[in-house]
RNA sequence: GGGGCCGUGGCGCAGUUGGGAGCGCGCCUGAAUCGCACUCAGGAGGUCAGGGGUUCAAAUCCCCUCGGCUCCA
Numbered sequence: 001g002g003g004g005c006c007g008u009g010g011c012g013c014a015g016u017u018g019g020g021a022g023c024g025c026g027c028c029u030g031a032a033u034c035g036c037a038c039u040c041a042g043g044a045g046g047u048c049a050g051g052g053g054u055u056c057a058a059a060u061c062c063c064c065u066c067g068g069c070u071c072c073a
């Protein structure tokens, strides 16, 4: 330098006919307990890497940029 894959809540990830942003863990509050853990109920938390485009509508399609992994040279 060229090709491929990936980038979604704090962490690990799901989300392909384009229309609901979700799961587990963690965190907060309450219940339960003498107390802790477990358990139960409720809750907070996300510019879907960034920009542009297509579309009535984009995490999802197209282009560019940035970052990570990997292959080739």
Stems, first nucleotide, its partner, number of pairs: 001072007010025004019056001027043005049065005
This is a predicted structure of a 73-nucleotide RNA (transfer RNA) from a Thermaceae bacterium. Its Rfam family is "tRNA". Rfam links the family to the GO term triplet codon-amino acid adaptor activity.